[in-house]
Context: one part of a larger RNA
RNA sequence: CGUUGAAACUUGAGAGGGCCAUUCUCUAGUACGAGAGGACCGAGAAUGACGUACCUCUGGUGUACCAGUUGUUCUGCCAAGGGCAUUGCUGGGUAGCCAAGUACGGUUUAGAUAAACGCUGAAAGCAUCUAAGCGUGAAGCUGUCCUCAAGAUUAGGUUUCUUAGGAUCCUGGGAGAUGACCAGGUUGAUAGGCGUUAGGUGUAAGGCCAGUAAUGGUCUGAGCCGAGACGUACUAAUAUCUCAUUUG
Repeated sequence: CGUUGAAACUUGAGAGGGCCAUUCUCUAGUACGAGAGGACCGAGAAUGACGUACCUCUGGUGUACCAGUUGUUCUGCCAAGGGCAUUGCUGGGUAGCCAAGUACGGUUUAGAUAAACGCUGAAAGCAUCUAAGCGUGAAGCUGUCCUCAAGAUUAGGUUUCUUAGGAUCCUGGGAGAUGACCAGGUUGAUAGGCGUUAGGUGUAAGGCCAGUAAUGGUCUGAGCCGAGACGUACUAAUAUCUCAUUUG
């Protein structure tokens, strides 16, 4: 831009993906075989790789979370802290992301066939699966399963609405390079703040007590805390403009 208003829900022409492999048990030490050995068919149970999704568990990361600690400098000094030194180094770690973690998947078969095996059957009084005709038959083909899909220009269908609806703008993220998508815009929990809390770290500062002191004990599972959950209009989603006008 088209599909000749819009919103929601859809059909599926077509396209893509998948349909993998191994081991063990039973059948059965059976059939077979002198023995050694050792099945088809069928039933069941696991595993591997691969794929998709997810973060409850196990873990990784987690450079604006917590603690410990070295040197130096600054806050006048003590104490307590800030900066720098690879995030100074070390020990942990929420959300998110992730795999080595978790869950699930490769099922059921239908149709037409390949090689192959057949039935009937002439040419050719026989024979012959083939010449007419009719069957069986594969992890392969077409479907069944999953995903996308009406620019399928043949541009489809159904329902609803009739100034409907959409967009700009703003708050944002389950989205994201930008568009887009999604949640919201005061008749509001969209983000921030605040409160409670999950969770992390691991008993803050200060006071008191003991000790000459280093240090230890107590108030104390304390203090602090990014992304999580719930709640709360405190802040910002304003004001305007367009259109309409009666009181939207």